Record summary: The RNA shown here (transfer RNA) has 74 nucleotides and comes from a Bacillota bacterium. It was read from a public genome assembly. Taxonomically the source falls in Bacillota (Bacteria, Bacillati). Rfam family: tRNA. Rfam classes the family as a transfer RNA. About the family: Transfer RNA (tRNA) molecules are approximately 80 nucleotides in length. The prediction has a mean pLDDT of 81.

[in-house]
RNA sequence: GCGCCCAUAGCUCAGCAGGAUAGAGCAACUGCCUCCUAAGCAGUAGGUCGGAGGUUCGAAUCCUCUUGGGCGCG
Numbered sequence: 001g002c003g004c005c006c007a008u009a010g011c012u013c014a015g016c017a018g019g020a021u022a023g024a025g026c027a028a029c030u031g032c033c034u035c036c037u038a039a040g041c042a043g044u045a046g047g048u049c050g051g052a053g054g055u056u057c058g059a060a061u062c063c064u065c066u067u068g069g070g071c072g073c074g
Stems, first nucleotide, its partner, number of pairs: 001073007010026004019057001028044005050066005
C1' cells in the first nucleotide's frame, strides 16, 4: 500500500436480502418477601446502532468517505 472482518445499553451479544415503539441476558435502581442480608418474584431507568455525508416515503440494515481494533497478502 491492497483486501476481508468487527464496532448496537455499564458488560456480553441478537437483530443486518430496508418497514411499523431498537431487543435479550447479566449489572444498576425501586418495591414485595425476610429479624437483616443473599436468593427468589414484580417493576423502572438506561443506547440519535463508532463518526460524517448520500439514496429512499422510510436506514442499525444499502452506497461513499472516515476513526478505532483484528486478520491476511505484498